Small-subunit ribosomal RNA, 3' major domain from a metagenome, 475 nucleotides, folded computationally. The full RNA is in RNAcentral, with records from SILVA. Rfam family: Bacterial small subunit ribosomal RNA.

[in-house]
Context: one part of a larger RNA
RNA sequence: UGACGGGGGCCCGCACAAGCGGUGGAGUAUGUGGUUUAAUUCGAUGCAACGCGAAGAACCUUACCAGGGCUUGACAUGUGCAGAAUCCCCUUGAAAGGGGGGAGUGCCUUCGGGAGCUGCAACACAGGUGGUGCAUGGCUGUCGUCAGCUCGUGUCGUGAGAUGUUGGGUUAAGUCCCGCAACGAGCGCAACCCACGUUUCUAGUUGCCAUCAUUAAGUUGGGCACUUUAGAGAGACUGCCGGUGACAAACCGGAGGAAGGUGUGGAUGACGUCAAGUCAGCAUGCCCCUUACGCCCUGGGCUACACACGUACUACAAUGCUACGGACAAAGGGACGCUAGCCAGCGAUGGUAUGCAAAUCUCAUAAACCGUAGCCCAGUUCAGAUUGCAGGCUGCAACUCGCCUGCAUGAAGGCGGAAUCGCUAGUAAUCGCAGGUCAGCAUACUGCGGUGAAUACGUUCCCGGGCCCUGUACA
Numbered sequence: 001u002g003a004c005g006g007g008g009g010c011c012c013g014c015a016c017a018a019g020c021g022g023u024g025g026a027g028u029a030u031g032u033g034g035u036u037u038a039a040u041u042c043g044a045u046g047c048a049a050c051g052c053g054a055a056g057a058a059c060c061u062u063a064c065c066a067g068g069g070c071u072u073g074a075c076a077u078g079u080g081c082a083g084a085a086u087c088c089c090c091u092u093g094a095a096a097g098g099g100g101g102g103a104g105u106g107c108c109u110u111c112g113g114g115a116g117c118u119g120c121a122a123c124a125c126a127g128g129u130g131g132u133g134c135a136u137g138g139c140u141g142u143c144g145u146c147a148g149c150u151c152g153u154g155u156c157g158u159g160a161g162a163u164g165u166u167g168g169g170u171u172a173a174g175u176c177c178c179g180c181a182a183c184g185a186g187c188g189c190a191a192c193c194c195a196c197g198u199u200u201c202u203a204g205u206u207g208c209c210a211u212c213a214u215u216a217a218g219u220u221g222g223g224c225a226c227u228u229u230a231g232a233g234a235g236a237c238u239g240c241c242g243g244u245g246a247c248a249a250a251c252c253g254g255a256g257g258a259a260g261g262u263g264u265g266g267a268u269g270a271c272g273u274c275a276a277g278u279c280a281g282c283a284u285g286c287c288c289c290u291u292a293c294g295c296c297c298u299g300g301g302c303u304a305c306a307c308a309c310g311u312a313c314u315a316c317a318a319u320g321c322u323a324c325g326g327a328c329a330a331a332g333g334g335a336c337g338c339u340a341g342c343c344a345g346c347g348a349u350g351g352u353a354u355g356c357a358a359a360u361c362u363c364a365u366a367a368a369c370c371g372u373a374g375c376c377c378a379g380u381u382c383a384g385a386u387u388g389c390a391g392g393c394u395g396c397a398a399c400u401c402g403c404c405u406g407c408a409u410g411a412a413g414g415c416g417g418a419a420u421c422g423c424u425a426g427u428a429a430u431c432g433c434a435g436g437u438c439a440g441c442a443u444a445c446u447g448c449g450g451u452g453a454a455u456a457c458g459u460u461c462c463c464g465g466g467c468c469c470u471g472u473a474c475a
Stems, first nucleotide, its partner, number of pairs: 001475002003472003007469007015459002019423005026314008034305002042053002064300007073125001077124003080120004086103007107114002127289002130287003136283002138278003141274001143272001148187006154163003167178003193266004198234007207224003212221002237260001240254005316416001320375007332363003337356002341352004382413001387408007429451007
């Protein structure tokens, strides 16, 4: 000087408390451990691994296993020789591959040849998701959006170092003010950026419809007020008033205002810590393999199952379930696509056909909600696992191993021990919708809106963090 203390002081944070809803019990989905296996590829392992890499394993992916094959190789550059490239057929085979036959003579040309492609031979080499993340780059997680981390000069100290950065106030903040052997500065904080909330102007189609006609319908004429769209501005600064304070910084209350003291949310992550994670995104040193640890193919596996754990979904019901009727979104996607309407089917879906590179057409009925009716507390008109049968879709192919529909079947489950998690407002809870991935496959993920709470006395205690003082046999 740090680190640590079941030392002290001050201060924060859904840290506790006050509340609301969960997890832990059930079934299922998914990940992990373990076990099994020819293989169940690899990595991630307290917080910060475990719906994680994977924004989607039937083949492919795929790295694993078994079998069948190849050896200048699936891919790159160079040398030599030969051939147009290319297309078709037969045969063998599970395919990869092997064998055989036929068609075909292109482009540029200074007629020497050249470009491109294919084959053969040999060699330089290719190739490796083989090892090492404790050799590395890059990227990322975490403490933590915590308020800290440093430097120049000066001063003090023999020196390591100190001072500044401590102190008195204040703040979300090393934020600002005052003081002070310090005076300044840098990286962070804040602001500058994006979205939402108010308003003005510009613009008016594909959007909108107050007034006038018109229609089944903003459908058409008409209009651009309104809504809205998308560009440019305005607006919030403790600016104003009162109080407190040290005449400061600031804090408390108020006015006006759509918004008030950081308006709300996002993006943004200092010096560093964890030899944290990643050699399997990529790059890369070294080591290792080279008729194989490389490459191609078929089939299998990654989907196994006594069990254990994590994360979710659905429930256990009456604030509910079922049937019928009625209403209101936002944000997105669409040509190898989204598909209206009509027809067939109980339905998944199929047929036909129309519009739309989309403020025009379409996915697309939002659901919770409201109204009416039934159910009457039961393992039920709750719950839906499991299983049987019959179908549909995608795809070369759904046996291992996809999704969906109909009928039948109708398991556990009556609110969950010890323990434990999230959340402070348009939040929690609850309800649906969309997108990416994708041929097909979503209870996951990322977004979007609808309905919409309760509670916070307080900082004694638990956890984490910041500053100061202090102890130490630790570095």